RNA sequence: CCGUGCUACACGGGGAGUCAGCGGUGCCCUGUAACCCGCAAUCCGCUACAGCGGGGUGGAUGCCCGCGCUUGAGGCCCGAUGCCAUCUGCUGAGCGCCGGCAGGGGGCGUUGAAGGCCGGGUCCCGUGCAACGGGGAUCCGUGAACCAUGUCAGGUCCUGACGGAAGCAGCAUUAAGCGGUCGUUCCCGUGUGCCGCGGGGCAGCCUGGCCCGAGCUUUCCUGCCGGAACGCAGGCCGGCGGCGGAGGGUCGAAGGCGGGCGCACGG
Numbered sequence: 001c002c003g004u005g006c007u008a009c010a011c012g013g014g015g016a017g018u019c020a021g022c023g024g025u026g027c028c029c030u031g032u033a034a035c036c037c038g039c040a041a042u043c044c045g046c047u048a049c050a051g052c053g054g055g056g057u058g059g060a061u062g063c064c065c066g067c068g069c070u071u072g073a074g075g076c077c078c079g080a081u082g083c084c085a086u087c088u089g090c091u092g093a094g095c096g097c098c099g100g101c102a103g104g105g106g107g108c109g110u111u112g113a114a115g116g117c118c119g120g121g122u123c124c125c126g127u128g129c130a131a132c133g134g135g136g137a138u139c140c141g142u143g144a145a146c147c148a149u150g151u152c153a154g155g156u157c158c159u160g161a162c163g164g165a166a167g168c169a170g171c172a173u174u175a176a177g178c179g180g181u182c183g184u185u186c187c188c189g190u191g192u193g194c195c196g197c198g199g200g201g202c203a204g205c206c207u208g209g210c211c212c213g214a215g216c217u218u219u220c221c222u223g224c225c226g227g228a229a230c231g232c233a234g235g236c237c238g239g240c241g242g243c244g245g246a247g248g249g250u251c252g253a254a255g256g257c258g259g260g261c262g263c264a265c266g267g
Stems, first nucleotide, its partner, number of pairs: 001267006009058003012030004020047005035055005064260002067258005074251005082243003086239002089236003094232003097227008105218004115211008123200006129193002131190008139180004148173004156165003
C1' cells in the first nucleotide's frame, strides 16, 4: 500500500416553551444521501454515560469527531431616539368665558327721551267693613207613668147635711234635654278681599301729575383694552401603558478551510 472480517460511532441538528434537570412527542427555523416499528402534553422516557424497547444499514470514512478558524439562517433577552394614549404639575390668553370703551345694526322716544320735583302702589303693623267657617243667644219643633204646673170626668177620703180635701187617666202648658235654623244679634278664627281708615317704611321696580326739551337702551355684529387657568386647543417637565425598533447580548442550524480517527488475519 492492497484485500477480508470486526469494533467505537453514525443514520440529522438547533431555538423558544415545558421541566429540578436532560431528551422526545407537539410549535418554529435550518437541512437532506439524512433507515423502519412501538410509546407520549393535566404527556412519554430517563438522571449528568440523562429518550426507552425491537429490527435494519453504513462503518474507520465523501457518511465518524465534546477539535481550531471563518461565514452565518433563525429564535430569545435587553433596549436609545421616535410615535400614540392617559394622568399629575407648570406655562401660554389662540377660541370659548367675564368686564369696560368705541363703531355698526336693532328697539323705544316730540302721542315727550334722560334728568328734576310732588304723589300713589308693591312691603310691614293696627283697625273697620265684607266674605267664609265655628260657637252662643233669640226663634221654631219636640219634650215628664209618679217624684213639674193648671184644669181635673170617674173613683177615693172627711162630714148628719151644706160643703171640703187629696188627686189618677185625659186635655193644655212648661223645665232640663234633644233636634232644626231663614232672619236678627254677640263672640272667636282666617293661605279670604281690583274694599276703607290710621301709622311706619320707601333700596329697587311699576305708576299718576308738573317742569324741561332730545336723548335712552341693546341679550346682535365688529374692533380695541383689561381680567380670568373654569372648558376646548397648544407647549414643557415628569409618571404610567402600548407601538416601533437604532444598537447590544446570548443560543445557534447550515456552508467553507484545516486537523484527528482503533483491532485482528492474509498478501
Predicted 3D model of a 267-nucleotide RNA (Bacterial large signal recognition particle RNA) from a Clostridia bacterium. The sequence is in RNAcentral, with records from ENA. The gene name in the source record is ffs. The organism belongs to Clostridia, within Bacteria. Rfam family: Bacterial large signal recognition particle RNA. The family's RNA type in Rfam is non-coding RNA gene.